A computed fold for a 677-nucleotide part of an RNA from a Nanobdellota archaeon, annotated as large-subunit ribosomal RNA, domain II. RNAcentral holds the full RNA, with entries from ENA. It matches the Rfam family "Archaeal large subunit ribosomal RNA". The family has 91 seed sequences and 2,955 matches in Rfam 15.1.
Context: one part of a larger RNA
């Protein structure tokens, strides 16, 4: 790991409340004790009376001058025994780190004390004595002898730096390298010092593989708002993840939501009539307040700035006020909905709704849609109202708690939803009109600004008296306008910008020259032929478009199998319909067990509540069984299930049904115990 046995809401009490049976009843009950037994025992305990602090009074009483108010009177309870539930207890099991007591330890380790023992071989060469030499003396220089050193090199011995090499054999090893190696050296025996104590060249080291307080035992089943676990079956109903409060944020306690029960009986909930509440959403602003844009007028009025200079005066700046006119507002509102709500009276619904008792879980919540605040944003945060998931299966959405589509009692058969119908893969290669060429699109994935892609709409102008582009010709005189300038002749610049001649031509719109020329262009003619421009506002297509390992509509493939409109058919959920059946709940019948009719309900976690199955002893009945009991196997039958009963096989002595009673009373799970493999 698996298997098989074990393995978690008991048990007690002068106990609380509360439902049920059942005795006795204005009472009810005895405890300890005595007694074989029956029985004695009335001590106490609830209840028959309450009211006020109390004295005390009493169907009343306490307050108050009183009026009144406030608890009472006017409804029976006790005792047992079953069931939920509390409170005290180890209290459903399992599990700390701890804390306090008595003891046990210094055969390891740490310091001391006593007695012992070790340290190859080599180097350096203190002092100190000598010899020689220098000196007047002290001294000092060389040789040589000597043999110091917490001294150097390297081995036993010790010690443990790197490799973070290699190694987990339950538990510090092995390798290589490195340090010290006459010294605060290293070791062997023996003794010594003990748990807030010792020891400590101090790392909170070290004290028996155990140290920011050892190790046994014992308080001890400490405790634990935390983690895990907590065992058969169905049947009815079903939440919470908000408020308050708290040394509270992992918890509890009220209240809210669930659920049994008893009692009211339309009080719920729709809807419709009547009568109110309101200032948000749009909007408004000459209706306040407060922002805001132009203008006009006023007023010289503290600045600014001019003129005057005693003083004073004046303004295209500013102010300050008035009107017009533009723009806004969570913290403006003259005005003002939708939706919401009180209140009453009808009508409708019979499944709601309210009080009162008993048990509760829950009080970490999370997507979606619409209304805010915060935030650049967030699969962000905090409020709201619905709605989902939580605690909803099934169908669609590739896949995918909360997106669509629908609420699943058991069985068959049909018919939609929502999605789909060219293949994978049910069901249209379905019918009409359009678009779109882009691997667009068939996907959830993109802006502003762009397009003479294309598709249709609408308006204005032109136009066979001939449009529009294109070709061919023409574009002149006065005059080189005047001024300026070195020139300035349509085309640096200033001013004017007219007059002829035409079919037309600007005192010139563009290149262009130093200035001239010289090329065009408005205009004008002609050729040529039917449209031609311009503007608005759309569909659909393209650009605008960059992201990390390899792309992809789920894929295959599609020109529709795309994209829009219509249109008919079909496919598709546990929906819906039709039919058996079962069960809750209802209604009559019935003492009651049941029996008949209806049955519109019958997803479900926490939780509540209701009814069964098994096991294992007792007591009472009735049976069974060596012509073969119980166990195992292994088939078939019945019951929604838990499970029951037969038939065969194997086994070789016990063992059941029925009506009552008691429970150590039902395990895939606790890193659960124990044992086997």
């Nucleotide at each position: 790991g698996c298997c098989a046995g074990g393995g978690a809401g008991u048990a007690g009490a002068u106990u609380u409340c509360u439902a049920g049976u059942g005795g006795c009843g204005a009472g009810g009950u005895u405890a300890a004790c005595c007694g074989u037994a029956a029985g004695g025992g009335u001590a106490g305990c609830c209840a028959a009376a309450g009211c006020g602090a109390a004295a005390g009074c009493g169907a009343g009483u306490a307050u108050g001058a009183a009026a009144g108010u406030g608890c009472g009177u006017c409804a029976a309870g006790u005792c047992a025994c079953u069931g939920g539930u509390a409170u005290c207890u180890g209290a459903c099991c399992c599990g700390a780190a701890g804390c306090c007591g008595a003891g046990u330890g210094a055969u390891c380790u740490u310091g001391c004390c006593c007695u012992g023992a070790u340290c190859a071989g080599g180097a350096u060469g203190a002092a100190a004595c000598u010899c020689u030499c220098c000196u007047a003396a002290c001294g000092g220089a060389g040789g040589g002898u000597g043999g110091a050193g917490g001294u150097c090199c390297g081995a036993a011995c010790a010690a443990g730096u790197g490799c973070u090499a290699u190694g987990u054999a339950c538990a510090u090893g092995u390798g290589u390298u490195u340090u010290g190696a006459u010294g605060a050296a290293u070791u062997g025996g023996g003794g010594u010092a003990a748990g807030g104590a010792g020891u400590g060249a101090a790392a909170a080291g070290c004290c028996a593989a155990u140290c920011u307080a050892a190790c046994u035992c014992g308080g001890c089943g400490a405790u634990g708002g935390c983690u895990g676990g907590u065992u058969c079956c169905u049947u009815c109903c079903g939440a919470a993840a908000u408020a308050u409060a708290c040394c509270a944020a992992a918890g509890u306690a009220u209240a809210g939501u669930c659920u049994u029960g008893u009692u009211c009986g339309u009080u719920c909930u729709a809807c419709g009539u009547g009568u109110g509440a309101g200032g948000u959403a749009a909007a408004g602003c000459c209706a306040c307040g407060g922002a805001u844009u132009c203008g006009a007028c006023a007023u010289g009025c503290a600045g600014a700035c001019c003129c005057u200079u005693u003083u004073g005066g004046g303004u295209a700046c500013g102010g300050u006020g008035u009107c017009c006119u533009u723009u806004c507002c969570a913290a403006c509102u003259c005005a003002g909905a939708a939706u919401u709500u009180g209140c009453a009276c009808g009508u409708a619904c019979u499944a709601a709704g309210a009080a009162c008792a008993g048990g509760a879980a829950a009080u970490a919540g999370u997507g979606g849609c619409g209304g805010u605040g915060g935030g650049u944003a967030a699969g962000c945060u905090a409020c709201u109202g619905c709605u989902a998931c939580g605690a909803g299966a099934c169908c669609c959405g590739a896949a995918c708690a909360a997106g669509g589509g629908a609420a699943a009692c058991a069985g068959a058969a049909g018919u939609u939803a929502a999605g789909g119908u060219c293949c994978u893969a049910a069901a249209a290669u379905g019918u009409c009109u359009g678009c779109u060429a882009a691997u667009u699109g068939u996907u959830a994935c993109a802006a502003a600004g762009g397009g003479u892609g294309u598709c249709a709409u609408a308006a204005a102008u032109c136009c066979a008296a001939g449009a529009c582009a294109g070709c061919g010709a023409g574009g002149a005189g006065g005059u080189a306008g005047g001024c300026u300038c070195a020139g300035a002749a349509g085309c640096a610049g200033c001013c004017a910008u007219c007059c002829u001649u035409u079919a037309a031509a600007g005192a010139a719109a563009g290149c262009g020259u130093a200035a001239a020329a010289g090329c065009u262009c408005a205009c004008u003619c002609g050729u040529c032929a039917a449209g031609a421009u311009u503007u608005a506002a759309g569909g659909c297509c393209c650009c605008g478009a960059a992201a990390a390992u390899a792309a992809c509509c789920a894929g295959g493939a599609c020109u529709a199998a795309g994209c829009a409109g219509a249109u008919u058919a079909c496919c598709g959920a546990u929906a819906c319909u039709u039919u058996u059946g079962c069960c809750a709940c209802g209604c009559u019948c019935g003492c009651a067990a049941g029996a008949g009719c209806g049955g519109a309900g019958g997803g479900g976690u926490a939780g509540g509540a209701a009814g069964g199955c098994g096991u294992u002893c007792u007591c009472a009945u009735c049976g069974c069984g060596c012509a073969g009991a119980a166990g195992c196997u292994u088939c078939u039958u019945c019951g929604u299930a838990a499970g029951a009963a037969g038939g065969g096989g194997u086994g070789g002595a016990g063992u059941g049904g029925u009506g009552a009673g008691g429970a150590a009373u039902g395990a895939u799970a606790a890193u659960c115990c124990u044992g086997g493999c």